[in-house]
RNA sequence: CUGUCGAAAGGGCUAAACCCGAGUAAUCGGGUGGCGCAAAGUUACGGGUCCGUUCACGGAUACCACCGCGAGGUGGGGUUCGUGGAGGGAUCGCCGGACUGCCAAC
Numbered sequence: 001c002u003g004u005c006g007a008a009a010g011g012g013c014u015a016a017a018c019c020c021g022a023g024u025a026a027u028c029g030g031g032u033g034g035c036g037c038a039a040a041g042u043u044a045c046g047g048g049u050c051c052g053u054u055c056a057c058g059g060a061u062a063c064c065a066c067c068g069c070g071a072g073g074u075g076g077g078g079u080u081c082g083u084g085g086a087g088g089g090a091u092c093g094c095c096g097g098a099c100u101g102c103c104a105a106c
Base pairs, nucleotide, nucleotide: 012037013036017032018031019030020029021028022027035093041099042098043097045096046095047094048091049090050089051088053086054085055084056083057082058081059080060079061078063076064075065074066073067072
C1' cells in the first nucleotide's frame, strides 16, 4: 500500500400494532411506534411468493327449461372450489444479480 473481517464513534433506516389516505386486491404513501437491519440504500434483471383479469378442463350447489308414471336424465346461465395456460399488477425486510454508499480498531 492492497484485500478480507467489522469492534468503537457519529449517525441512518424501520417490523408488528394503531390512525388517516389511495387501490377491486396484493400492497403503497403519511403520522405515531421500534421487531430488527452494516447496505433493512436504489433497481423488478433472474428465481420464489402474493393479488386480481381472462380462457380451458374437472367437481359441488340451488334456479330455469325440456323429457320421464317415477327414480332420474339432458341443456342453460348464476355462485363456488381445484388444476393448468395467457398476459397485467405487487413484493427488494424472500433469495440471487446489478449500481451506489459513512467510519474504520483488532

A computed fold for a 106-nucleotide RNA from Marinobacterium lutimaris, annotated as c-di-GMP-I riboswitch aptamer. Model confidence (mean pLDDT): 84 of 100. It matches the Rfam family "c-di-GMP-I riboswitch aptamer". Its family is annotated with cyclic-di-GMP binding in the Gene Ontology.